[in-house]
RNA sequence: AAAACGCAAACCCGUCGCGAGGCGGGGACGCAAAGCCCCGGGGACUUCGUCCGAAGUCUGCCAGGCUGCCGAA
Numbered sequence: 001a002a003a004a005c006g007c008a009a010a011c012c013c014g015u016c017g018c019g020a021g022g023c024g025g026g027g028a029c030g031c032a033a034a035g036c037c038c039c040g041g042g043g044a045c046u047u048c049g050u051c052c053g054a055a056g057u058c059u060g061c062c063a064g065g066c067u068g069c070c071g072a073a
Stems, first nucleotide, its partner, number of pairs: 006031002011026006029060001035066003040062002042059007
């Protein structure tokens, strides 16, 4: 690389939430780690407000560690 397995973007339906969004089902743009863990960084977004602070959401961006399919290289 190919094959097998796995995950699941956008979108749709239902449901929860003030909201960003979460959960379940469908779906499949993509992914060797789009598996896990912890911490840090970056980015975007929401709410409140005494206005530059607080509280939250997402990340399939980076970085660290552990595990992991195949076997042409």